[in-house]
RNA sequence: GUAGUCAGUCGGUCUGUCGCUUUUUAGAAAUUAAAGAGAGGAAAGUCCGGACAACACAGAGUACCUUACUAUCUAACAGAUAGCUGUUUGUGAAAGCAGAGUUAAGUAGAAGAAAAUAACCGCCGUUUUUUCCGUUCUCAUGGAGUGGGUAAUCCGGUAAGGGUGAGAAGGUAAGGUAAGAGCUUACCGGUUCUUAUAGCAAUAUAGGAAGCCGUACAACUUAAGGGUUGCAAGGUCAUGUACACCGGCGCAUGUAGGACUACUCGUCCGAUGCCGGGGGGUGGACUGCUUGAAUUUAAUGGCGACAUUAAAUCCAGAUAAAUGACAGUCGUUCCGGUUUUCCGGAAUACAGAAUCCGGCUUAUAGAUUGACUAUGAAA
Numbered sequence: 001g002u003a004g005u006c007a008g009u010c011g012g013u014c015u016g017u018c019g020c021u022u023u024u025u026a027g028a029a030a031u032u033a034a035a036g037a038g039a040g041g042a043a044a045g046u047c048c049g050g051a052c053a054a055c056a057c058a059g060a061g062u063a064c065c066u067u068a069c070u071a072u073c074u075a076a077c078a079g080a081u082a083g084c085u086g087u088u089u090g091u092g093a094a095a096g097c098a099g100a101g102u103u104a105a106g107u108a109g110a111a112g113a114a115a116a117u118a119a120c121c122g123c124c125g126u127u128u129u130u131u132c133c134g135u136u137c138u139c140a141u142g143g144a145g146u147g148g149g150u151a152a153u154c155c156g157g158u159a160a161g162g163g164u165g166a167g168a169a170g171g172u173a174a175g176g177u178a179a180g181a182g183c184u185u186a187c188c189g190g191u192u193c194u195u196a197u198a199g200c201a202a203u204a205u206a207g208g209a210a211g212c213c214g215u216a217c218a219a220c221u222u223a224a225g226g227g228u229u230g231c232a233a234g235g236u237c238a239u240g241u242a243c244a245c246c247g248g249c250g251c252a253u254g255u256a257g258g259a260c261u262a263c264u265c266g267u268c269c270g271a272u273g274c275c276g277g278g279g280g281g282u283g284g285a286c287u288g289c290u291u292g293a294a295u296u297u298a299a300u301g302g303c304g305a306c307a308u309u310a311a312a313u314c315c316a317g318a319u320a321a322a323u324g325a326c327a328g329u330c331g332u333u334c335c336g337g338u339u340u341u342c343c344g345g346a347a348u349a350c351a352g353a354a355u356c357c358g359g360c361u362u363a364u365a366g367a368u369u370g371a372c373u374a375u376g377a378a379a
Stems, first nucleotide, its partner, number of pairs: 001375010012330001014328005020038007040350001044361002047359005052230004059265004064226005069083005084099006100221002106217003120162002122158004128152002131149007170188006189213002191210008234287004243278001245277005257269004294313008331348007
């Protein structure tokens, strides 16, 4: 210098003219005056967690859902920080994925005999038959007995060898066996338990013992946790009309029905009523509504996320929805001209508050800071 990885910051500036919304003060009020403020790092997605509100005075069980290595942070979290174990990609800096259990039961297509109570080929032994060779008995033939081999068959043993497959009963070697097998032994691997050291711990390193020995999965099991709905939650006021409509239920150990809640129990409301259907009126104003688990700076503590202390600041509150328009300048990027200075042109990302806060995920023109990796050249 080039190419990359990780973590941050900015993402437009200035001037003028005009315009919009809102807060405070003054004012009877006003289209009044003065002072001040006005869309983000994601406001997006609506995926998590809460604050707050109602059900409601408030539960239990089942179902369903979430989490699942260790420690810490936080109001809380399926989040964050720092680690541990296994594994994938990359030359590397780094970037991902997974993490309770196999105790009980279950599943694993196709291929294969069989996916854990295995036997297709094969190996060993035996029964029966066939045939060959040798041998014994017999004067000889014939016949009988016996040993071995070939072929076929029956029964039993085997899991070493071969095949199928992602995976086939840990691996290598020796002994042993009718043939084989952790059957036995040695070494190695895995698993479980245990000792020492280090660590808060998960674990790591080293040693010992046990022949304990096939995997994966989650919809299964275990443990912990989860009430529902959500600002269109709720609350207050005003206006106005038409319910003498239809149906069901009837005077209660609180029935029918309804609410909490997906279901059951339970609790509450409940016939002067309730539930369902039809119809009519209103859909207006105020509030909730922005001072908050807030922001910034500094010090201290911590590897860090963060915490404590001190000081300073007030930073939208709209309700069909404001936060802007025009002109010029500067900045950044690209293209062309040009000896440089410079000139001209084009572009300037993703995107827009709506109860609020903490996270996660996704989108993003470009500029810039720091650390690190690979590589080239020069000194």